[in-house]
RNA sequence: GUUUUUGUAGUGUAGUGGUUAUCACAUUUGCCUCACAUGCGAACGGUCCCGGUUCGAAACAGGGCAGAAACA
Numbered sequence: 001g002u003u004u005u006u007g008u009a010g011u012g013u014a015g016u017g018g019u020u021a022u023c024a025c026a027u028u029u030g031c032c033u034c035a036c037a038u039g040c041g042a043a044c045g046g047u048c049c050c051g052g053u054u055c056g057a058a059a060c061a062g063g064g065c066a067g068a069a070a071c072a
Stems, first nucleotide, its partner, number of pairs: 001071007010025003018055001027043005048064003052060001
């Protein structure tokens, strides 16, 4: 330099254009316990950026940014 691919919560993930965006761990908290742990609940927290298409975009097309792989 070329091609391909990825970007979603603190971490890892699901999400075929339509409900309030999923789950696990973590964090906070309630119950339980003399206390801790386990267990059972609850809460907090997210679509890489920009404009576009569309009645409607996390998803679709374009540009940009960042990471990875292959070739050179």
Predicted 3D model of a 72-nucleotide RNA (transfer RNA) from Muraenolepis orangiensis. The sequence is in RNAcentral, with records from Rfam. It matches the Rfam family "tRNA". Rfam classes the family as a transfer RNA.